[in-house]
């Protein structure tokens, strides 16, 4: 994320006419993503002793919040000449289990070429990880010693790990010291190990009126049916129960209504804490509530982009001004907040 105004419709409100039906004024009427429904919380119902196991999620400190897997400052690793970026950033020395091609050998074992001894002359046997060569990775590295010839096999600096100690920091972590065995490949969004978090459904939640209708209970004075007496009425008398209707109660809640439903972790402002996320406060304002689902259409003018004309300025790039024609994107609440991703015009 198009100002404003004109005028026709569509959904809620208020007053006010009116017996009603309706009508008349006034006034409000989607979004930065209302989208996905991935995260987190409010609020509602059901569940609940407390412990493990089983499962998901997360995973650097500290900090922000109702809460978060979000966000902010910091801290380490890559990456960039820099501003800055970006990490699923705990643990490979608990144990498994993978590591293509190539390559002798993909992780405690290996000899393809070379090089050294010995045997020997086709060639076989030890030894050797220094050189070569494969690899995305090759079992610290320079140098001296020392050996047939090598080798951390000794020894010196250096990187690296571990323990320890001191400074600085809330802390991740850093800086420097001592001192140890010389040296430990990658992979955990592979299994798993540790550490922290988690009850389930969801406004179609729930509460509540309450037609029809099943069902059940009562009722017999009147009313009403049934027999009888007499063809018919009216009238009598008798029965109404495991006949039917009535009538009144109970009941369950289906159509359908009321409620939840918008005043709220709310919104602008000015002030103040904080590096910042975010608090804190003053005044000030209410701003959608539909139910198959309104919020739309036409015009007028102003703005913005894009196109072409035509006039000015320029060396040129261009910029400016006057008329002009076309274009306006993603997509629209459905109980409500925070974030996260995704859509997307135009502007920097």
């Nucleotide at each position: 994320a198009g100002g404003c105004g004109a005028u026709c419709g569509c959904c809620g409100g208020a007053u006010c006419c009116a017996a009603g039906c309706g009508g008349a004024u006034c006034g409000g009427g989607a979004g930065g993503a209302a989208a996905g429904u991935c995260c987190g919380g409010g609020c509602u119902c059901c569940a609940u002793a407390g412990a493990a196991c089983a499962g998901a999620a997360u995973g650097g400190u500290c900090g922000a919040u109702a809460a978060c897997g979000u966000c902010g400052a910091c801290c380490g690793g890559c990456c960039g000449u820099g501003a800055g970026g970006u990490c699923a950033g705990g643990g490979a020395a608990a144990g498994u289990g993978c590591c293509a091609c190539a390559g002798a050998a993909a992780a405690u074992a290996a000899a393809c070429c070379g090089c050294c001894c010995c045997a020997a002359a086709c060639u076989g046997g030890g030894g050797u990880a220094a050189g070569g060569g494969u690899g995305a990775a090759a079992c610290g590295g320079u140098g001296a010693g020392g050996u047939a010839a090598g080798a951390g096999c000794u020894c010196a600096c250096c990187a690296g790990c571990g323990a320890u100690c001191a400074g600085g920091g809330u802390g991740a972590c850093u800086u420097g010291g001592u001192u140890g065995g010389c040296u430990u490949g990658g992979u955990a969004a592979a299994c798993c190990c540790c550490a922290u978090u988690c009850g389930g459904a969801g406004c179609a939640a729930g509460g509540u009126c309450a037609a029809a209708c099943a069902g059940a209970g009562a009722g017999a004075a009147a009313u009403c049916g049934g027999u009888u007496u007499c063809g018919u009425u009216c009238g009598a008398a008798c029965c109404g129960u495991u006949c039917g209707a009535c009538u009144c109660u109970c009941g369950g809640g289906u159509g359908g209504g009321c409620u939840g439903c918008u005043u709220g972790a709310g919104c602008g402002u000015g002030c103040u804490a904080g590096c910042a996320a975010u608090g804190g406060u003053u005044c000030g304002c209410c701003u959608a509530g539909a139910u198959a689902a309104a919020u739309g259409g036409u015009c007028g003018u102003c703005g913005a982009u894009c196109g072409g004309a035509g006039g000015u300025u320029u060396u040129a790039g261009a910029a400016c001004c006057u008329g002009u024609g076309a274009u306006g994107a993603c997509a629209a609440g459905a109980c409500c907040c925070g974030g996260c991703u995704u859509a997307u015009g135009a502007u920097u």
A computed fold for a 348-nucleotide RNA from a marine eukaryotic metagenome, annotated as Bacterial RNase P class A. Its Rfam family is "Bacterial RNase P class A". By type it is a ribozyme. The RNAcentral record of the sequence draws on MGnify.